[in-house]
Transfer RNA from a marine eukaryotic metagenome, 65 nucleotides, folded computationally. Rfam family: tRNA. Rfam's curators write: Transfer RNA (tRNA) molecules are approximately 80 nucleotides in length. For this family Rfam cites "tRNAscan-SE: a program for improved detection of transfer RNA genes in genomic sequence" (Lowe and Eddy, Nucleic Acids Res, 1997). RNAcentral holds the sequence, with entries from MGnify. The prediction has a mean pLDDT of 82.
RNA sequence: GCGUAGCUCAGUUGGUAGAGCGAAGGUCUCCAAAACCUUAGGCCGGGGGUUCGAAUCCUCCCGCU
Numbered sequence: 001g002c003g004u005a006g007c008u009c010a011g012u013u014g015g016u017a018g019a020g021c022g023a024a025g026g027u028c029u030c031c032a033a034a035a036c037c038u039u040a041g042g043c044c045g046g047g048g049g050u051u052c053g054a055a056u057c058c059u060c061c062c063g064c065u
Stems, first nucleotide, its partner, number of pairs: 001064003006021004015052001023039005045061005
């Protein structure tokens, strides 16, 4: 310094978490690929605290560099 979806990463000053790739289904095709459409998937490393409200602030711990 980092830890957020299976992977790579966003998330502006606290206000109910997103993208790309991947996966599943569909359209298309003789079949497949490509393209396009749709869907599923995470309560944010763990505990505690502050706050009406925490991925975001404070603190301790764990892991990686």